[in-house]
Context: one part of a larger RNA
RNA sequence: GAACGAACGCUGGCGGCGUGGAUUAGGCAUGCAAGUCGAACGAGAAAGCUCCCUUCGGGGGGUGAGUAAAGUGGCGAAAGGGUGAGUAAUGCGUAGAUAACCUACCCUCGAAACCGGGAUAACAGUCCGAAAGGGCUGCUAAUACCGGAUGGCGCCCGGGUGACUUCGGUCGCUCGAGCUAAAGCUGGGGACCUUCGGGUCUGGCGAUCGAGGAGGGGUCUACGUCCUAUUAGCUUGUUGGUGGGGUAACGGCCUACCAAGGUGACGAUGGGUAGCCGGCCUGAGAGGGUGUCCGGCCACACUGGGACUGAGACACUGCCCAGACUCCUACGGGAGGCUGCAGUCGAGAAUCUUCCGCAAUGGGCGAAAGCCUGACGGAGCGACGCCGCGUGGACGAUGAAGGCCUUCGGGUUGUAAAGUCCUUUCGCGCAGGAGGAAAACCAAGGUGCUAAUAACGCCUUGUUUGACGUUACUGCGUAAAGAAGCUCCGGCUAACUUCGUGCCAGCAGCCGCGGUAAGACGAAGGGAGCAAGCGUUGUUC
Numbered sequence: 001g002a003a004c005g006a007a008c009g010c011u012g013g014c015g016g017c018g019u020g021g022a023u024u025a026g027g028c029a030u031g032c033a034a035g036u037c038g039a040a041c042g043a044g045a046a047a048g049c050u051c052c053c054u055u056c057g058g059g060g061g062g063u064g065a066g067u068a069a070a071g072u073g074g075c076g077a078a079a080g081g082g083u084g085a086g087u088a089a090u091g092c093g094u095a096g097a098u099a100a101c102c103u104a105c106c107c108u109c110g111a112a113a114c115c116g117g118g119a120u121a122a123c124a125g126u127c128c129g130a131a132a133g134g135g136c137u138g139c140u141a142a143u144a145c146c147g148g149a150u151g152g153c154g155c156c157c158g159g160g161u162g163a164c165u166u167c168g169g170u171c172g173c174u175c176g177a178g179c180u181a182a183a184g185c186u187g188g189g190g191a192c193c194u195u196c197g198g199g200u201c202u203g204g205c206g207a208u209c210g211a212g213g214a215g216g217g218g219u220c221u222a223c224g225u226c227c228u229a230u231u232a233g234c235u236u237g238u239u240g241g242u243g244g245g246g247u248a249a250c251g252g253c254c255u256a257c258c259a260a261g262g263u264g265a266c267g268a269u270g271g272g273u274a275g276c277c278g279g280c281c282u283g284a285g286a287g288g289g290u291g292u293c294c295g296g297c298c299a300c301a302c303u304g305g306g307a308c309u310g311a312g313a314c315a316c317u318g319c320c321c322a323g324a325c326u327c328c329u330a331c332g333g334g335a336g337g338c339u340g341c342a343g344u345c346g347a348g349a350a351u352c353u354u355c356c357g358c359a360a361u362g363g364g365c366g367a368a369a370g371c372c373u374g375a376c377g378g379a380g381c382g383a384c385g386c387c388g389c390g391u392g393g394a395c396g397a398u399g400a401a402g403g404c405c406u407u408c409g410g411g412u413u414g415u416a417a418a419g420u421c422c423u424u425u426c427g428c429g430c431a432g433g434a435g436g437a438a439a440a441c442c443a444a445g446g447u448g449c450u451a452a453u454a455a456c457g458c459c460u461u462g463u464u465u466g467a468c469g470u471u472a473c474u475g476c477g478u479a480a481a482g483a484a485g486c487u488c489c490g491g492c493u494a495a496c497u498u499c500g501u502g503c504c505a506g507c508a509g510c511c512g513c514g515g516u517a518a519g520a521c522g523a524a525g526g527g528a529g530c531a532a533g534c535g536u537u538g539u540u541c
Base pairs, nucleotide, nucleotide: 001541002540003539004538006537007536008535009534010533013389014388015387016386017385018384019382020381026345027344028343030342031341032340035075036074037073040072041071048063049062050061051060052059053058082300083299084298091225092224093223094222095221096220097219098218101217102216103215106213107212108211109210110209111208114148115147116146117145123138124137125136126135127134128133154179155178157176158175159174160173161172162171163170164169184205185204186203187202188201189200192199193198226272227271228270233263234262235261238260239259240258241257242256243255244254245253275297276296277295278294279290280289281288282287302323303322304321305320306319325336326335327334328333353379355378356377357376361375362373363372364371365370392422393421394420395419402413403412404411405410426482427478428477429476430475431474432473436468442462443461444460445459446458447457448456485530486529487528488527489526490511491510492509496525497524498523499522500521506513507512
């Protein structure tokens, strides 16, 4: 000099864009943060309004409404969001390998979807319990579950054969035996059939098997990746082989047996510290430092362990066990997990609103309307940072008054003020007013499909949707009106005098000042520098 997720002191007008729990991965009140689908399925309220009856207590019908709430089933909940505890390599980065692998939703292509069955929740009844919750009996549906059929381009076993080969096998062709599928829902329709449900025809969605793609992931290899030798030896599933098991998959991943290996001064093992990277800071560069925000990867979710479901988890707001802690309890037993968004206590030098909205972007579900979304879009708070703007401009000498200094002549503050003329950014008030919005739905027209002028798909036109928002921006009004401080002035280092003090009080980054004329302490006047900031401290280069 530059930089910072900064803090502290004094001061503080406006705006834009960023940024804000670095310490206790300490404890948490409260609300919200993951639902959705009635076009998979069975069932299905109430209040209110209204009509009728009434013994005036009430009863019944319609509507509310096939709505709410609940249940079965499907998809999602493994994403999105947070944090950096652990981890020195099971991580990360770069380059490769997978002839050792998986992949829901999405896209393309091919094939096929036949016949049956038994349950169960909801519900009703009953019982136990303080509660959380649970037992028994009975009824019912499905795209829930199960059996059979059809099957190979799939898997597997055996035979034949071709290519490649690290000679272990791998890939391909062919023959034979064995194994494994499925589900329906919905829109429209002229003729025909009909048990009046539908069949049938034609669209849409969904389901099954297979092949490929895209995107995503698993595993392996090489190299790189902090300090410490006042850590020198470490290792028994250890190193390798064979058989077996396990996995989507290779492998001591696991197991039995066999062999005795494997690793290390090119630093093993141990100890300490630490998430890694793209980047960021500094520097002419080489290098040094760093990993906050944003993006990629990893790890974690009260602490430790475990599996289940599933395409995917060993699963932040799922389950089980143990532990600590908090809460409820009828003492028998139960409930919980903010390292999501806000917020609270604590510790700390120190870090924000218990805000608005799904209008946009994106995600989940749904045919869609739509619903959900503390992701996200916005607003709020903090000079925490960067950038921009303003606090007025021009003229104005009796060089006014006052202050300070003085050699008492004067000098300086100083065109500074006053005064005259002008402007109105920003602020404040009023009015106007973009863009962020294009869609979906619906309506009309055209076109494709079709037996079809239905329906459905596509295109065009119209219609609709804004949290921010009193938006940006513009105009008018207002009056110089509302807006300047901080540090320093001995040398380094730009800027000097007077008074006070008297090695005292104090200053100080280094050298050093102060003991009676201190340009170095304190104050004043003056000056220098930066400026809505200025200094100090800390840290890095």
Molecule: small-subunit ribosomal RNA, 5' domain
Organism: metagenome